[in-house]
Molecule: transfer RNA
Organism: Amycolatopsis sp. PSD-21
Order: sequence, then C1' cells, then structure tokens
RNA sequence: ACCCCUGUAGCUCAGGUGGACAGAGCGCCGCACUACGAAUGCGGAGGUCCCAGGUUCGAGUCCUGGCAGGGGUA
Repeated sequence: ACCCCUGUAGCUCAGGUGGACAGAGCGCCGCACUACGAAUGCGGAGGUCCCAGGUUCGAGUCCUGGCAGGGGUA
C1' cells in the first nucleotide's frame, strides 16, 4: 500500500429474504426463601445498534465515506 472479516446493554454474543415494543446468557439492583450467607425462584434497571451521509413509506439489517480492532498478501 492493497484485500477480507468484525463493531448491538458493564461483559460474551443473537438478530432468516428491510416491517410494527431491539433481545438472550452472565453481571448489577430489589424482593422471597435462610439464623446469616450461597444456591434457587420472582421482579427491575441498563442501548443516540462505532461515527457521518445516502436509498426507502420504513434501516441494527441495503449503499458510500470515515474511525477502531483482527487477519491475509507484498
């Protein structure tokens, strides 16, 4: 320098061919249980979907350009 992959909750990740409230597990908070904890059960909070444009009635999803991380070739 060129090519490819990835970027969604604090962490690890799902989100089929665009569609109506954006999710799971772990973690965190509260309650129940307990002599107190752990475990278990119930409930809850937490997201400008990396950034900026574009297409569309509608974008996490498609297109373009950046940025960051990983890999490959020279």